[in-house]
RNA sequence: GCUCGGUAGCUUAGUUGGUAAAGCGCUCGUCUAGCAUACAAGAGUUCUGGGUUUGAAUCCCAGCCGAAGCA
Numbered sequence: 001g002c003u004c005g006g007u008a009g010c011u012u013a014g015u016u017g018g019u020a021a022a023g024c025g026c027u028c029g030u031c032u033a034g035c036a037u038a039c040a041a042g043a044g045u046u047c048u049g050g051g052u053u054u055g056a057a058u059c060c061c062a063g064c065c066g067a068a069g070c071a
Base pairs, nucleotide, nucleotide: 001070002069003068004066005065006064009024010023011022012021026042027041029039030038047063048062049061050060051059
């Protein structure tokens, strides 16, 4: 320098733009003498700033970051 990536505490999905999801984890409840398991409920998220659009995680521009790859 080029390419790829940045989404919940962690690992990740998100399909041609229509309002964000799973597993693990966390909180609470039931159960138990108690813990765990199980069941039921809940909180929590799009790297930053701008642009386009009725509407942006998704498209465009600039920047930041990467114990990602190539040169």
A computed fold for a 71-nucleotide RNA from Aedes aegypti, annotated as transfer RNA. The source organism's lineage runs through Eukaryota, Metazoa, Allotriocarida, Insecta and Stegomyia. It matches the Rfam family "tRNA". By type it is a transfer RNA. RNAcentral holds the sequence, with entries from Rfam.